[in-house]
Context: one part of a larger RNA
RNA sequence: GAUUGAACGCUGGCGGCAUGCUUUACACAUGCAAGUCGAGCGGCAGCGCGGGGGCAACCCUGGCGGCUUAAGCGGCGAACGGGUGAGGAAUACAUCGGAACGUGCCCCGGAGUGGGGGAUAACCCAGCGAAAGUUGGACUAAUACCGCAUAUGCUCUGAGGAGGAAAGCAGGGGACUUCGCAAGAGACCUUGCGCUCUGGGAGCGGCCGAUGUCUGAUUAGCUAGUUGGCGGGGUAAAAGCCCACCAAGGCUUCGAUCAGUAGCUGGUCUGAGAGGACGACCAGCCACACUGGGACUGAGACACGGCCCAGACUCCUACGGGAGGCAGCAGUGGGGAAUUUUGGACAAUGGGCGCAAGCCUGAUCCAGCCAUGCCGCGUGCGGGAAGAAGGCCUUCGGGUUGUAAACCGCUUUUGGCAGGAACGAAACGGCGCGAGCGAAUAUCUCGCGUUAAUGACGGUACCUGCAGAAUAAGCACCGGCUAACUACGUGCCUAUCAGCCGCGGUAAUACGUAGGGUGCGAGCGUUAAUC
Numbered sequence: 001g002a003u004u005g006a007a008c009g010c011u012g013g014c015g016g017c018a019u020g021c022u023u024u025a026c027a028c029a030u031g032c033a034a035g036u037c038g039a040g041c042g043g044c045a046g047c048g049c050g051g052g053g054g055c056a057a058c059c060c061u062g063g064c065g066g067c068u069u070a071a072g073c074g075g076c077g078a079a080c081g082g083g084u085g086a087g088g089a090a091u092a093c094a095u096c097g098g099a100a101c102g103u104g105c106c107c108c109g110g111a112g113u114g115g116g117g118g119a120u121a122a123c124c125c126a127g128c129g130a131a132a133g134u135u136g137g138a139c140u141a142a143u144a145c146c147g148c149a150u151a152u153g154c155u156c157u158g159a160g161g162a163g164g165a166a167a168g169c170a171g172g173g174g175a176c177u178u179c180g181c182a183a184g185a186g187a188c189c190u191u192g193c194g195c196u197c198u199g200g201g202a203g204c205g206g207c208c209g210a211u212g213u214c215u216g217a218u219u220a221g222c223u224a225g226u227u228g229g230c231g232g233g234g235u236a237a238a239a240g241c242c243c244a245c246c247a248a249g250g251c252u253u254c255g256a257u258c259a260g261u262a263g264c265u266g267g268u269c270u271g272a273g274a275g276g277a278c279g280a281c282c283a284g285c286c287a288c289a290c291u292g293g294g295a296c297u298g299a300g301a302c303a304c305g306g307c308c309c310a311g312a313c314u315c316c317u318a319c320g321g322g323a324g325g326c327a328g329c330a331g332u333g334g335g336g337a338a339u340u341u342u343g344g345a346c347a348a349u350g351g352g353c354g355c356a357a358g359c360c361u362g363a364u365c366c367a368g369c370c371a372u373g374c375c376g377c378g379u380g381c382g383g384g385a386a387g388a389a390g391g392c393c394u395u396c397g398g399g400u401u402g403u404a405a406a407c408c409g410c411u412u413u414u415g416g417c418a419g420g421a422a423c424g425a426a427a428c429g430g431c432g433c434g435a436g437c438g439a440a441u442a443u444c445u446c447g448c449g450u451u452a453a454u455g456a457c458g459g460u461a462c463c464u465g466c467a468g469a470a471u472a473a474g475c476a477c478c479g480g481c482u483a484a485c486u487a488c489g490u491g492c493c494u495a496u497c498a499g500c501c502g503c504g505g506u507a508a509u510a511c512g513u514a515g516g517g518u519g520c521g522a523g524c525g526u527u528a529a530u531c
Base pairs, nucleotide, nucleotide: 001531002530003529004528006527007526008525009524010523013377014376015375016374017373018372020369021335026333027332028331030330031329032328035076036075037074040073041072043067044066047065048064049063050061051060052059053058083288084287085286093212094211095210096209097208098207101205102204103203106201107200108199109198110197111196112195113194114148116146117145124137125136126135127134128133154163155162156161168193169192170191171190172189173188177186178185179184214260215259216258221251222250223249226248227247228246229245231243232242233241263285264284265283266282267278268277269276270275290311291310292309293308294307313324314323315322316321341367343366344365345364349363350361351360352359353358380410381409382408383407390401391400392399393398416466417465418464419463420462424457429451430450431449432448433447434446435445436444474520475519476518477517478516479501480500481499485515486514487513488512489511497502
């Protein structure tokens, strides 16, 4: 000099954009952060419609719309998104390679989707318990569960053979036909979404190798599943990954082992560069989720807001027993020099579910707080010498503050008041036309045209007008390094300054105050840290 996730002191007008627990991976009150689907199912409290009863009030009825009863069964999601950096020096990360693998949703292709069965929750009844919850009985449904049939292809094979699937739901329709008095329902045709088996792809993931990756030798030897083989087990998959047996290997001064420290990288800071230091924010990867261990479910977890066991801690208890996990967003206590609101909205972007409408989303987008940083703007501009008054200095003549002020003229950024007022929002939807599927001028899908609605931020940005210099300057320093000097006070003092040299013992440009000056400026200094 440059830099910082900074802090402290003094000071502080506005805006834009960023950043904001670096310390106790300390403990957490409260609210929210993952749901959704009625177009899978049984159902049906409330609302509306229909039907029945009744003079009426009203009652009955899932028959329908619906379901803001989503409580239950079932499906998908919950493995993403969000947080943190404890551990880990290599099962990590970066780069370059590899072969023995998996893959829900998505895309392209092939083949199917036939016919049956038995349960169970909800609900009801009965019981236990303080609660959390739980037991027994009876009933019922499915895209829940289980057989049978079929098998282009698939798996196993001793090549003869053997094994292995499926689920329906919603919409539309002219004739025909069955049931029904009718309304209608079904068969049939068709469209869409699904379901099963299988081939390929994309993206994603698992595994292996090489090279690189901090300090210490005041750590020199380390190793028994250890190193390799055969056989087996195991996994989606190679492998001592695991096991039995056999052999005695394997690593190491080119630093093994041990100890300490540490998330890694893209990058960031500095530097002419080489290099050095660092790894906040943003992005990729890894690891973790009160501490330790374990598996279950699943395409995917050994699973932050899932389960089980053990432990510590906190809470409830009728003492028998139970409940919990903010390193999600806010917020609290504590620690600390130190780090924000218990805010708004799903309008946009993205995600989950859903045919869709839509619902959910502390992701996200916004707002709030803090000069924490960067950037921009302002605190006025021009004129004005009787060089006013006052202050300070003085050789008492004067000098200086100083065009500075007053005064005259002008402007109105910012702030104030008033008025107008956004971009971010066109998709989805409606209507029309065309095309595709199709028996079809149904439905549905796609394209084009046209059109309605939808904004948290926000009455914000921005624009216009009005009045008025009005609302806005400090901080550090002035002995040398180092830009900037005089006066007074103090008198080596328990006054003090100080980055280094050093000042202070009676004329201190070095302490304190004042005047003046220098530097930077909504900041300026100090401290800490890096180059």
Molecule: small-subunit ribosomal RNA, 5' domain
Organism: uncultured beta proteobacterium